RNA sequence: GGCGAAGUGGCGGAACUGGCAGACGCACCAGACUCAAAAUCUGGCGUUGUUCACUCAACGUGUGGGUUCGACCCCCACCUUCGCCA
Repeated sequence: GGCGAAGUGGCGGAACUGGCAGACGCACCAGACUCAAAAUCUGGCGUUGUUCACUCAACGUGUGGGUUCGACCCCCACCUUCGCCA
């Protein structure tokens, strides 16, 4: 230099003929249980704004664009990692 694969919450990892994004697990937070802890059970857990709070709204799949009514998914460029060839 050429070709190919991968990139999704704090971590792992789903979602495929383009149609509700974050299932499930781990970690973490709160509560229950306990003398106390561990284990177990229940609930919560992206970001920003809004509300006293509940809530509501917008944004969010490596980055930036494009196609489309609609994109993690299709197209283009770039970044990072890995593999093969030279």

Predicted 3D model of an 86-nucleotide RNA (transfer RNA) from Beta vulgaris subsp. vulgaris. RNAcentral holds the sequence, with entries from Rfam. It matches the Rfam family "tRNA". Rfam links the family to the GO term triplet codon-amino acid adaptor activity. NCBI's taxonomy places the organism under Eukaryota, Streptophytina, Euphyllophyta, Amaranthaceae, Beta vulgaris.